RNA sequence: UCCGAUAAAGAGCAAAGUCACGCGAAAGCGUGACGGCGCAAAGCCCUUGACCUAAAGCUGAACUGAGCCAGGGUAGCGAGGGUUGCCGAU
Numbered sequence: 001u002c003c004g005a006u007a008a009a010g011a012g013c014a015a016a017g018u019c020a021c022g023c024g025a026a027a028g029c030g031u032g033a034c035g036g037c038g039c040a041a042a043g044c045c046c047u048u049g050a051c052c053u054a055a056a057g058c059u060g061a062a063c064u065g066a067g068c069c070a071g072g073g074u075a076g077c078g079a080g081g082g083u084u085g086c087c088g089a090u
Stems, first nucleotide, its partner, number of pairs: 012039002017034007037076001043083007050074003057068003
């Protein structure tokens, strides 16, 4: 001097929960404030599996209920791929 790993530092995202408003049949989601569980991609895109819900639909009941089903959702449930990205002590 170069490369790499880790720590630390400076940043980033942001769970649960609370308050206010809204969307949705539901699962769940959005916005603002508080909050700070956690994440080295818990940035973005695609493919795929898993899980949650079941409006419409189908089945079949005959009295208000049952089963199936995602095109709805979880991306902070995982896998694979693409792409962008902070620092660099000892």
Description: This is a predicted structure of a 90-nucleotide RNA (c-di-GMP-I riboswitch aptamer) from a Chloroflexota bacterium. Lineage of the source: Bacteria > Bacillati > Chloroflexota. It was read from a public genome assembly, where an Rfam model found it. The model forms 95% of the base pairs in the Rfam consensus. Its Rfam family is "c-di-GMP-I riboswitch aptamer". Gene Ontology term of the family: cyclic-di-GMP binding. Rfam describes the family as follows. GEMM was predicted in a large-scale screen for bacterial structured RNA regulatory elements. Its mean pLDDT, the model's own confidence on a scale to 100, is 81.